[in-house]
């Protein structure tokens, strides 16, 4: 100092909220109604978070393989699902540089 591409799926976490569990409060009184998201647990969760797998590419290559890349990245409002919110999806979209 160079070549190309840039995608699925999974896993966790920032975060979200209340279906289920727990907790609290009132009533009822053995387990159940009604409320509160409440430091939990399940739960759901990042294109611009982590991690792995696999695909993708790219150079050699004795046609079998070998090595290497997977980089960058401001950004609403507003709508949508689900219980229900969200950094989820619409959406690497409008915009903006």
């Nucleotide at each position: 100092u160079u070549a190309a591409u840039a995608g699925a799926c999974a896993u966790c976490u920032a975060g979200g909220g209340u279906u289920c569990c727990g907790g609290c409060u009132g009533c009822a009184u053995g387990u159940g109604c009604a409320g509160c998201g409440c430091u939990g647990g399940u739960c759901c969760a990042a294109g611009a978070g982590u991690u792995g797998u696999c695909a993708a590419c790219c150079u050699c290559u004795u046609c079998u393989g070998a090595g290497g890349u997977c980089a960058c990245a401001c950004g609403g409002c507003g709508g949508g699902a689900u219980a229900a919110a969200a950094g989820c999806c619409c959406g690497g979209g409008a915009g903006g540089c």

Predicted 3D model of a 97-nucleotide RNA (Guanidine-I riboswitch aptamer) from Vibrio xiamenensis. Its Rfam family is "Guanidine-I riboswitch aptamer". Gene Ontology term of the family: regulation of gene expression. Rfam 15.1 lists 1,509 matches to the family in 1,281 species. The source organism's lineage runs through Bacteria, Pseudomonadota, Gammaproteobacteria, Vibrionales and Vibrio. The model forms 100% of the base pairs in the Rfam consensus.